[in-house]
RNA sequence: UAUCCGAAAGGGCAGAAUCGUCGAAAGGCGAUGACGCAAAGCUACGGGUCUAAAGCCGAAAGGCCAUGAUCGCCGGGCCGCCGAA
Numbered sequence: 001u002a003u004c005c006g007a008a009a010g011g012g013c014a015g016a017a018u019c020g021u022c023g024a025a026a027g028g029c030g031a032u033g034a035c036g037c038a039a040a041g042c043u044a045c046g047g048g049u050c051u052a053a054a055g056c057c058g059a060a061a062g063g064c065c066a067u068g069a070u071c072g073c074c075g076g077g078c079c080g081c082c083g084a085a
Stems, first nucleotide, its partner, number of pairs: 005083002012037002017032006035072001041078003045075003048070003055064003
């Protein structure tokens, strides 16, 4: 000094579940709560996954479909605290 790296200290975030609320759903948000996280900060850009309201197909049952969702699934991009080995 902080590209890599991850000891310590201080601080940070908050899974499942429950309640409330928004939503067609997936899911989001708030509260309680901590499974975990050094990017579990931001970004749907690529892949994956979830949902299927509208639309299309179908006699029906149902099927297809993202323009919906997920960055706490992975990768990419942007930004960032501390400083032992």
Description: The RNA shown here (c-di-GMP-I riboswitch aptamer) has 85 nucleotides and comes from a Synergistales bacterium. NCBI's taxonomy places the organism under Bacteria, Thermotogati, Synergistota, Synergistia, Synergistales. Its Rfam family is "c-di-GMP-I riboswitch aptamer". Gene Ontology term of the family: cyclic-di-GMP binding.